[in-house]
Molecule: transfer RNA
Organism: bovine gut metagenome
RNA sequence: CAUAGUUAAAUGGAUAUAACGAUAGCCUCCUAAGCUGUAAUUGUGGGUUCGAUUCCCGCUGG
Numbered sequence: 001c002a003u004a005g006u007u008a009a010a011u012g013g014a015u016a017u018a019a020c021g022a023u024a025g026c027c028u029c030c031u032a033a034g035c036u037g038u039a040a041u042u043g044u045g046g047g048u049u050c051g052a053u054u055c056c057c058g059c060u061g062g
Stems, first nucleotide, its partner, number of pairs: 001061002005020004013050001022038005043059005
């Protein structure tokens, strides 16, 4: 240090956000581009708290 397939955001108030990628539709003679949708994420086990991605401890991995 560990969050979608990948790269990152969210520092206690939640429907977890974006870009790229995937996928469906529109457009096009076709492809690409463009537009509109959809799915997909908090390493793991505990603790604190009304509430944990966020704070604490162990473990696993780098």